[in-house]
Context: one part of a larger RNA
RNA sequence: UGACGGGGGCCCGCACAAGCGGUGGAGCAUGUGGUUUAAUUCGAAGCAACGCGCAGAACCUUACCACCUUUUGACAUGUCUGGACCGGCAGAGAGAUUUGCCUUUUCCUUCGGGAACCAGAACACAGGUGCUGCAUGGCUGUCGUCAGCUCGUGUCGUGAGAUGUUGGGUUAAGUCCCGCAACGAGCGCAACCCUCGCCAUUAGUUGCCAGCAUUUAGUUGGGCACUCUAAUGGGACUGCCGGCGCUAAGCCGGAGGAAGGUGGGGAUGAUGUCAAGUCCUCAUGGCCCUUACGGGGUGGGCUACACACGUGCUACAAUGGCGACUACAAUGGGCUGCGAUCCCGCGAGGGGGAGCUAAUCCUGAAAAGUCGUCUCAGUUCGGAUUGCACUCUGCAACUCGAGUGCAUGAAGUCGGAAUCGCUAGUAAUCGCGGAUCAGCAUGCCGCGGUGAAUACGUUCCCGGGCCUUGUACA
Numbered sequence: 001u002g003a004c005g006g007g008g009g010c011c012c013g014c015a016c017a018a019g020c021g022g023u024g025g026a027g028c029a030u031g032u033g034g035u036u037u038a039a040u041u042c043g044a045a046g047c048a049a050c051g052c053g054c055a056g057a058a059c060c061u062u063a064c065c066a067c068c069u070u071u072u073g074a075c076a077u078g079u080c081u082g083g084a085c086c087g088g089c090a091g092a093g094a095g096a097u098u099u100g101c102c103u104u105u106u107c108c109u110u111c112g113g114g115a116a117c118c119a120g121a122a123c124a125c126a127g128g129u130g131c132u133g134c135a136u137g138g139c140u141g142u143c144g145u146c147a148g149c150u151c152g153u154g155u156c157g158u159g160a161g162a163u164g165u166u167g168g169g170u171u172a173a174g175u176c177c178c179g180c181a182a183c184g185a186g187c188g189c190a191a192c193c194c195u196c197g198c199c200a201u202u203a204g205u206u207g208c209c210a211g212c213a214u215u216u217a218g219u220u221g222g223g224c225a226c227u228c229u230a231a232u233g234g235g236a237c238u239g240c241c242g243g244c245g246c247u248a249a250g251c252c253g254g255a256g257g258a259a260g261g262u263g264g265g266g267a268u269g270a271u272g273u274c275a276a277g278u279c280c281u282c283a284u285g286g287c288c289c290u291u292a293c294g295g296g297g298u299g300g301g302c303u304a305c306a307c308a309c310g311u312g313c314u315a316c317a318a319u320g321g322c323g324a325c326u327a328c329a330a331u332g333g334g335c336u337g338c339g340a341u342c343c344c345g346c347g348a349g350g351g352g353g354a355g356c357u358a359a360u361c362c363u364g365a366a367a368a369g370u371c372g373u374c375u376c377a378g379u380u381c382g383g384a385u386u387g388c389a390c391u392c393u394g395c396a397a398c399u400c401g402a403g404u405g406c407a408u409g410a411a412g413u414c415g416g417a418a419u420c421g422c423u424a425g426u427a428a429u430c431g432c433g434g435a436u437c438a439g440c441a442u443g444c445c446g447c448g449g450u451g452a453a454u455a456c457g458u459u460c461c462c463g464g465g466c467c468u469u470g471u472a473c474a
Base pairs, nucleotide, nucleotide: 001474002473003471004470005469007468008467009466010465011464012463013462015458016457019422020421021420022419023418026314027313028312029311030310031309032308033307034305035304042053043052064300065299066298067297068296069295070294073125077124078123079121080120081119082118083117087102088101089100090099091098092097106115107114108113127289128288130287131286132285136283137282138278139277140276141274143272148187149186150185151184152183153182154163155162156161167178168177169176193266194265195264196263198234199233200232201231202230203229204228207224208223209222212221213220237260240254241253242252243251244250316415320374321373322372323371324370325369332363333362334361337356338355342351343350344349381412386407387406388405389404390403391402392401428450429449430448431447432446433445434444
């Protein structure tokens, strides 16, 4: 100087407390461990691994296994020889591949040749998701959006170092004020950026409709006031008033205001820590393989199942289930696409196909509401499991897809010890969209609808910041 203390002081955080809803019990989905297996590819491991890499394993993906097969190679550059290439048909084979036949003759040219492509030959080489993340770059997680981390000059100290950065106040903040052997400065904080909330200006189609006419319908004329769209500005600064405070920084209350003391949210992550993670995104040193640890193919596996754990979905019902009727969104997506009206089917879906390269066309919101029924039961709760019959995608749904109808109708009556999230348009609850994608979501990323309760307080648990103290620790 740090680190640590079941030392002290001050302060903060959904850290506790106060509340609301869960997990832990059930069924299923998904990831992991374990076991099994020819293989169940590999990585991730307290927080910070475990719906993680995977924004989507039937083949492919695929890295694993069995078998078949290949050796200048699926891919790059260089040398030589020959030829256009491509394509079609038939035979063998699980296919990769192989045998035979047919067809075909590129572009430029100084006519010497050159360029691109294909086949063959020999070598240099290619290739490796093989090892080492403890050789590395890059990227990322984490403490933590915590308020810290440092430097120059000066001063003090033999020195390591100290001072500044400590102290008194204050703040979300090393934020600001005052004081002070310090005076300044840098990286962080804040602001500048995006978005939501108010207003104005500009603009008015595909959007909108107050008044006028018109219509089944903003449909048409007309208009751009309103809504909205999308660009530019304004607006909030403790600016004003009162009190407290030191005449400070600031704090409390009030006015005006759409918004008030950082207005809400996002992006933004200092010096460093964990030899944290990743050699399987990529790049790369070293090592290793080179008729194989490289390449191609078929089939299987990653989907196994006495069990254990994590994360979720659906429930156990009456604030509910079922039936009928009936409103109101936003973000987005769409040409190998979205697909209306119509017809067929109980339905998944099928036929046909208007319109739309989209503020123009398509993409049904649900919970809520109204009426009826059920009356506390393993039920008209719950939907697992299983049988039969189908639908769709796709060469192909056996291993191993999703969906539909009929039948079946399991566990489950609110969950032990323990444990998680959340402070407001939040939790809870309800549906909708998108990426990936032929098909496949209870996951992920977004969107809107309905919409709470509680916070006395900081003794305690956890994590963190500053000062101080002890130490046989570095």